[in-house]
Context: one part of a larger RNA
RNA sequence: CGCAAGAAAACUGAGGGAAUUAGACCCUAGUACGAGAGGACCGGGAAAAGUGAAUCCAUGGUAUACCGGUUGUCUUGUCAAAGGCAUGGCCGGAAAGCUACAUUCAUAUUAGAAAAUUGCUGAAAGCAUAUAAGCAAGAAUCUAUUCUUAAGAUUAGUUUUCUAUUAAAAAUCGUGAAAGAUUAUCACGUUGAUAGGCUUUUGGUAGAAGAACUGUAAAGUUUGUAGCUUAAAAGUACUAACUUUU
Numbered sequence: 001c002g003c004a005a006g007a008a009a010a011c012u013g014a015g016g017g018a019a020u021u022a023g024a025c026c027c028u029a030g031u032a033c034g035a036g037a038g039g040a041c042c043g044g045g046a047a048a049a050g051u052g053a054a055u056c057c058a059u060g061g062u063a064u065a066c067c068g069g070u071u072g073u074c075u076u077g078u079c080a081a082a083g084g085c086a087u088g089g090c091c092g093g094a095a096a097g098c099u100a101c102a103u104u105c106a107u108a109u110u111a112g113a114a115a116a117u118u119g120c121u122g123a124a125a126g127c128a129u130a131u132a133a134g135c136a137a138g139a140a141u142c143u144a145u146u147c148u149u150a151a152g153a154u155u156a157g158u159u160u161u162c163u164a165u166u167a168a169a170a171a172u173c174g175u176g177a178a179a180g181a182u183u184a185u186c187a188c189g190u191u192g193a194u195a196g197g198c199u200u201u202u203g204g205u206a207g208a209a210g211a212a213c214u215g216u217a218a219a220g221u222u223u224g225u226a227g228c229u230u231a232a233a234a235g236u237a238c239u240a241a242c243u244u245u246u
Stems, first nucleotide, its partner, number of pairs: 001152001005163007015149004021049001025045003033038001050107006059100004066093005071086006110144004117137004170246002173189005194240003197236005203229003210223005
């Protein structure tokens, strides 16, 4: 831009794409078969593997803005307490998020057509013949069934609702994240919990500083599940979502 009024939602499905993997085990059954050795078809069951998708409740990993320990050195006048640099200095842990080594699910089933092949009836050709008319069986194949996409399917589809001429609706702008390079998508914009802040809590670390006591001292104990705390949850309009415009 189109789909001959303008919009917001929900659908249909022409068509496209993906997937549809291979074996072992148990029962039937040590049965049929076979002198024995050996050893089934058909049918049923259950568990792993491979492959793929999704997800982060748990498990593991990661962690350069979390907590603690510690070495050297420099600085804050000194002690103490802190900070900088040294691979995040090194070391021990670690919530969120991301992730696999983790978890869950799928890889199912049933039809139709049909290959090689196997048949029934059956003439031409008094026989024979699966074929000439007619009727069947038959593979991980093909078409559906499954998942996904899909009306620019210009053949431009359908349904519901809104508006009735400047509205319905949308955009711009702003706060943002389940989204993200930008855009887009999604959640909000005071009739408000959208983000930040604050409070409380979960989770993490592991017992802060200061003081008192004990000890010659290194240190320890008490105050005290302490102090600190990143991306988490709830609450709370304190800050910013103002005012405009199309």
Molecule: large-subunit ribosomal RNA, domain VI
Organism: Monodopsis sp. MarTras21